The RNA shown here (c-di-GMP-I riboswitch aptamer) has 80 nucleotides and comes from a Chloroflexota bacterium.
Its mean pLDDT, the model's own confidence on a scale to 100, is 81.
NCBI's taxonomy places the organism under Bacteria, Bacillati, Chloroflexota.
RNA sequence: GGGGCGAAAGGGCUAACCCAUCGUGAGGUGGGGGCGCAAAGUUAUGGGUCCCGCCAAGGCUGGAUCGCCAAACUGCCGAA
Numbered sequence: 001g002g003g004g005c006g007a008a009a010g011g012g013c014u015a016a017c018c019c020a021u022c023g024u025g026a027g028g029u030g031g032g033g034g035c036g037c038a039a040a041g042u043u044a045u046g047g048g049u050c051c052c053g054c055c056a057a058g059g060c061u062g063g064a065u066c067g068c069c070a071a072a073c074u075g076c077c078g079a080a
Base pairs, nucleotide, nucleotide: 012037013036017032018031019030020029021028022027035067041073042072043071045070046069047068048065049064050063051062053060054059
């Protein structure tokens, strides 16, 4: 000098709820907020959940959610 592990600090994201706004809706976006997150980063690919429409029903089409679970890809700082 480099690497591994790794506490604190820094930086990141941002639930419920409130305001504004968009959407038929599930929900999205911006601001506040303060429950949490080391992938609470990205992708609706598989499953789950939810919504609109259609259907006598079974179900089908379209959509929402990655802060429900998997999968794939990518990935921050750091003392002893």